[in-house]
RNA sequence: UCGUGCUAGAUGGGGAGCUGGCGGUGCCCUGAACCCGCAACCCGCCUCAGCGGGAUCGAAUUCCCUCUCGAGGGCCAGCUCUGUGGGACUGGCGGCGGCACGCGGCGUUGAUGGAAAGGUCCCCUUCGGCGAGGAACGGUGAACCCGGUCAGGACCGGAAGGUAGCAGCCGUAAGCCGCCCUCCUCGGGUGAAGGGGGAUGCCUGCCCGGAGUUGGCGACCGUCGAAAAGCCGGAGGGCGCGGCUCGACAGAGGGUGCACGG
Numbered sequence: 001u002c003g004u005g006c007u008a009g010a011u012g013g014g015g016a017g018c019u020g021g022c023g024g025u026g027c028c029c030u031g032a033a034c035c036c037g038c039a040a041c042c043c044g045c046c047u048c049a050g051c052g053g054g055a056u057c058g059a060a061u062u063c064c065c066u067c068u069c070g071a072g073g074g075c076c077a078g079c080u081c082u083g084u085g086g087g088a089c090u091g092g093c094g095g096c097g098g099c100a101c102g103c104g105g106c107g108u109u110g111a112u113g114g115a116a117a118g119g120u121c122c123c124c125u126u127c128g129g130c131g132a133g134g135a136a137c138g139g140u141g142a143a144c145c146c147g148g149u150c151a152g153g154a155c156c157g158g159a160a161g162g163u164a165g166c167a168g169c170c171g172u173a174a175g176c177c178g179c180c181c182u183c184c185u186c187g188g189g190u191g192a193a194g195g196g197g198g199a200u201g202c203c204u205g206c207c208c209g210g211a212g213u214u215g216g217c218g219a220c221c222g223u224c225g226a227a228a229a230g231c232c233g234g235a236g237g238g239c240g241c242g243g244c245u246c247g248a249c250a251g252a253g254g255g256u257g258c259a260c261g262g
Stems, first nucleotide, its partner, number of pairs: 001262006009057003012030004020046005034054005063255006072246005078239005084233003089230002093225006101218003104214003113208002117204004121197008130187006137178004146171004154163003
């Protein structure tokens, strides 16, 4: 170095899940890769970590190691959407208070302030007006049971004379009506005059003095309230091109036993 026969080993690997852990069944990725039996209310094992039986290849395209690439999976950040809860903070909204920064109002035709006066408030007195009632005044007012006069008529009487008395006429009582001029009493959403008191708040005018004053609106500050957009907590859906991790396929480099014969 060639040939023959073996052996290690290979005939798929990976992710999530499960598990104390490993592997398998089931799911997913890769992509082409012997067969049979077992397994999710699991199955088989224990760091050389499926078990049992059979078949093929076999020291290299095929086995082993390292590196690269990287399908795909997992976790997280981040973004987004939809419910839910909160009300500390920000913004917007409303109420109240403050301040006097801006605008406005008033103010040298005199502000705020100060002084006195009058009014507004209370008490007393007087006069008036209005209203009510009464008196007074005028009118009216009784078939008989009011008055006067009582024709006629009636009664008593011998007579003289006397008595009662209807109608009429004249008056009058209660009552009714008027007048409201006068007088008295009472009342008030009543006018005026005089006197006294009280309060200094408001109004009016006057005096002193000489520049502010007010707070309507806005700003700012504080406080309270409502709401829940931002915000905060939690839940779910989607994205996840970023980070971490596992990593198939593929690529590159390296490594690999025994026996016999030429």
Bacterial large signal recognition particle RNA from a Thermomicrobiales bacterium, 262 nucleotides, folded computationally. Of the family's consensus pairs, 91% are formed in the model. It matches the Rfam family "Bacterial large signal recognition particle RNA". Rfam describes the family as follows. The signal recognition particle (SRP) is a universally conserved ribonucleoprotein involved in the co-translational targeting of proteins to membranes. Rfam links the family to the GO terms signal recognition particle, plasma membrane targeting and SRP-dependent cotranslational protein targeting to membrane, signal sequence recognition. By type it is a non-coding RNA gene.